[in-house]
Molecule: c-di-GMP-I riboswitch aptamer
Organism: Sulfurimonas sp.
RNA sequence: AAAGUAUAAGGCCAAAUUUAUCGUGAGAUAGAGACGGAAAGUUACGAAUCUUACAAGCUGUAAGAUGGUCGGAUUGCAACU
Numbered sequence: 001a002a003a004g005u006a007u008a009a010g011g012c013c014a015a016a017u018u019u020a021u022c023g024u025g026a027g028a029u030a031g032a033g034a035c036g037g038a039a040a041g042u043u044a045c046g047a048a049u050c051u052u053a054c055a056a057g058c059u060g061u062a063a064g065a066u067g068g069u070c071g072g073a074u075u076g077c078a079a080c081u
Base pairs, nucleotide, nucleotide: 003081004080005079012037013036017032018031019030020029021028022027035068041074042073043072045071046070047069048066049065050064051063052062053061054060
């Protein structure tokens, strides 16, 4: 330096729910909360799902949302092998 494993230490994040705010909406931000997570760090490139608008024989087109749906890219801590 790289790879594998997932628990020793130090730790990290935060599901559902709820309060406030923003958004037509999916949803987002902050507080409480802790289901879980070895990248549950970052990234919307690909797929998938969802929302809005349009269209209306072909289940589509455009814009948006989700990174805790999956993959890719990229960055990072330490124990053992």